A computed fold for an 83-nucleotide RNA from a mouse gut metagenome, annotated as c-di-GMP-I riboswitch aptamer. Its Rfam family is "c-di-GMP-I riboswitch aptamer". Its family is annotated with cyclic-di-GMP binding in the Gene Ontology. RNAcentral holds the sequence, with entries from MGnify.
RNA sequence: UUAAAUUAGCAAACCGUUGGAAACGACGGGACGCAAAGCUAUGGGGGCUAAGGUGCUUCGGUACUAUGCCAGCCCGGCCGCCG
Numbered sequence: 001u002u003a004a005a006u007u008a009g010c011a012a013a014c015c016g017u018u019g020g021a022a023a024c025g026a027c028g029g030g031a032c033g034c035a036a037a038g039c040u041a042u043g044g045g046g047g048c049u050a051a052g053g054u055g056c057u058u059c060g061g062u063a064c065u066a067u068g069c070c071a072g073c074c075c076g077g078c079c080g081c082c083g
Base pairs, nucleotide, nucleotide: 001083009034010033014029015028016027017026018025019024032072038078039077040076043075044074045073046070047069048068052065053064054063055062056061
């Protein structure tokens, strides 16, 4: 650095079970796709949720907020296969 290939690999949506307040995660099924769709959220940005907290409230709720979450959002860092 990624032409063609080779050996492999991962697994979206959705469904089932399960944890969670939720976002979302885990396991199983399943493949939309992926040259890192491997790791890193204590490198940076961005996004999602709002239990708890604070304010307001017509007491029904509502606004804000991450300590919660996303790496298959982007830029980095580290590791890895073929040429």